[in-house]
């Protein structure tokens, strides 16, 4: 520097599920707690997946109720992709 991650060592994230905040929702910090993870470090950049406050739209209707469509919102612990990087073996 490119592969690989069977074993070993030193560390290191931390799902469910609780408490608390925080957000319309999705989901998020924070502290508890481990199911997993060799990039489960970063970056929402493609694509997926979720979620519709707002927008728009159709119906019915005095200010309202409902349906449909969307992402300027979320998800990297769904794949992609750029990037840095710990050991060990080759």
């Nucleotide at each position: 520097u490119c592969c690989u991650g069977a074993a070993a060592a030193a560390g290191g994230c931390a799902a469910a599920c609780c408490a608390u905040c925080u957000g319309a929702a999705a989901g998020g910090g924070u502290g508890g707690g481990a199911c997993g993870c060799a990039a489960a470090g970063c970056c929402g950049u493609g694509g997926g997946c979720c979620u519709a406050c707002g927008u728009c739209u159709c119906g019915g209707a005095g200010u309202u109720c409902g349906g449909g469509a969307u992402a300027g919102g979320g998800u990297u612990g769904c794949c992609a992709g750029g990037u840095u990087g710990c050991c060990a073996g080759g």
The RNA shown here (c-di-GMP-I riboswitch aptamer) has 90 nucleotides and comes from Nitrospira sp. The coordinates come from a structure-prediction model, not an experiment, and the mean pLDDT is 84. NCBI's taxonomy places the organism under Bacteria, Nitrospiria, Nitrospirales, Nitrospiraceae, Nitrospira.